[in-house]
RNA sequence: GCGCUCAUAGCUCAGUUGGUAGAGCAGCUGACUCUUAAUCAGCGGGUCGAAGGUUCGAGUCCUUCUGGGCGUA
Numbered sequence: 001g002c003g004c005u006c007a008u009a010g011c012u013c014a015g016u017u018g019g020u021a022g023a024g025c026a027g028c029u030g031a032c033u034c035u036u037a038a039u040c041a042g043c044g045g046g047u048c049g050a051a052g053g054u055u056c057g058a059g060u061c062c063u064u065c066u067g068g069g070c071g072u073a
Base pairs, nucleotide, nucleotide: 001072002071003070004069005068006067007066010025011024012023013022019056027043028042029041030040031039049065050064051063052062053061
C1' cells in the first nucleotide's frame, strides 16, 4: 500500500427485514441488617467513532475520513 473486520450507556455486549435504542455488570435511592456484605424493589445514564448522501423514516443502506485488530507483500 491492498483486502477483511470492529467502533452502540462507566465496562462487556445485543439490536433479525430500515419503523419510538436494550440487557448484564457497575453507579444512585429505598427496604432488610447492630454495621458491612448478600438479597429484594426502584431510578438515572447514549442520540449509536466523525462528516456527508439516499429515504416519509437510518444504529442498520451508500460515500469519505478517524482509531483498533487480523491477513498479505
Predicted 3D model of a 73-nucleotide RNA (transfer RNA) from a Victivallaceae bacterium.
Its Rfam family is "tRNA". Rfam describes the family as follows. Transfer RNA (tRNA) molecules are approximately 80 nucleotides in length. Gene Ontology term of the family: triplet codon-amino acid adaptor activity. By type it is a transfer RNA.
It was read from a public genome assembly.